Source information
A computed fold for a 331-nucleotide part of an RNA from a wastewater metagenome, annotated as large-subunit ribosomal RNA, domain IV. Its Rfam family is "Bacterial large subunit ribosomal RNA".
[in-house]
Context: one part of a larger RNA
RNA sequence: CCGUGGCUAAGGAACUAGGCAAAAUGGUCUCGUAACUUCGGGAGAAGAGACUCCCCUCGUGAGAGGGGACGCAGUGAAGAGGCCCAGGCGACUGUUUAACAAAAACACAGGACUCUGCAAAAUCGUAAGAUGAAGUAUAGGGUCUGACACCUGCCCGGUGCUGGAAGGUUAAGGAAGGGGGUUAGUGCGUAAGUGCGAAGCUCUUAACUGAAGCCCCAGUAAACGGCGGCCGUAACUAUAACGGUCCUAAGGUAGCGAAAUUCCUUGUCGGGUAAGUUCCGACCUGCACGAAUGGUGUAACGAUCUGGGCACUGUCUCAGCUGUGAGCUCG
Numbered sequence: 001c002c003g004u005g006g007c008u009a010a011g012g013a014a015c016u017a018g019g020c021a022a023a024a025u026g027g028u029c030u031c032g033u034a035a036c037u038u039c040g041g042g043a044g045a046a047g048a049g050a051c052u053c054c055c056c057u058c059g060u061g062a063g064a065g066g067g068g069a070c071g072c073a074g075u076g077a078a079g080a081g082g083c084c085c086a087g088g089c090g091a092c093u094g095u096u097u098a099a100c101a102a103a104a105a106c107a108c109a110g111g112a113c114u115c116u117g118c119a120a121a122a123u124c125g126u127a128a129g130a131u132g133a134a135g136u137a138u139a140g141g142g143u144c145u146g147a148c149a150c151c152u153g154c155c156c157g158g159u160g161c162u163g164g165a166a167g168g169u170u171a172a173g174g175a176a177g178g179g180g181g182u183u184a185g186u187g188c189g190u191a192a193g194u195g196c197g198a199a200g201c202u203c204u205u206a207a208c209u210g211a212a213g214c215c216c217c218a219g220u221a222a223a224c225g226g227c228g229g230c231c232g233u234a235a236c237u238a239u240a241a242c243g244g245u246c247c248u249a250a251g252g253u254a255g256c257g258a259a260a261u262u263c264c265u266u267g268u269c270g271g272g273u274a275a276g277u278u279c280c281g282a283c284c285u286g287c288a289c290g291a292a293u294g295g296u297g298u299a300a301c302g303a304u305c306u307g308g309g310c311a312c313u314g315u316c317u318c319a320g321c322u323g324u325g326a327g328c329u330c331g
Base pairs, nucleotide, nucleotide: 002325003324004323005322006321007320008319010317011316014315019312027051028050029049030048031047036041038147052069053068054067055066056065057064058063070074082310083309084308085307086306087305088304089302090301094106095105110145111144112143113142114141115140116139122131123130124129148297149296150295151294153227154226155225158224159223160220161219162218163217164216167215168214169213173209174208177205178204179203180202181201182200185196186195187194188193228246229245230244231243232242255289256286267283268282269281270280271279
């Protein structure tokens, strides 16, 4: 000097990003126990007291009551909850990044939409076949939300899905007709040759016909999603219940709001502190909350996160002593 234990005057979080670490609490019995609450809880809430030995009485006994004794100390050593207040998030128990993240993430019971009539939908497989299911819509699959309470507004213009079939467009296929090639035949020519050319075969073109889809017409948002601007106006001022105007598919309802969301911002006011960029309660000017990508509350729960307090302490003021194991020196 390092590791790991023990103790410490006075103070007691002044330490620090943060009480991290340590200390403190701790058992049993008795008394006592608040807000809130889903009436179950909260709760071991909190907070007090007792605990050894001897004698007497009662009791079958564990033990209870009374009287006395000793110590600094009686759950005499060891082992054995710290607690309270307020808020965010998630209802809860559970699950997760085997080996840096345990959480507010996942799951969840509950809610909703949607598909599926059974040889079901869906999934695996080239298929046979299998799962679904030895089930049958109170069932099975998919998607979203996430206990419970109160609720869940407006928009179907776009995209998607569902339905519709009049019209437009539209493939292969079919196909009237047109054009070309070939040549039996035939015209002209003495001949060489040259012209025309049926049927068939063949190449090509093509009116017309031709389904779904798309266009089109409706429905549908707990489908994907979206939910305005400017100007004026009240007998102080300010503000605007009110009016005008433009645009839109419709212009954000209830509730909440500087929020896990607020840039400006340490917003402003109040509380807490001697002093508070955090915290709590309000305000609303919401850069850029908002209703199952759920909104707002909420008892209980949480190795969750944030702020405050009591107790307690070497975290600190500020360091000291000591046990032990290394290092180091000597052997």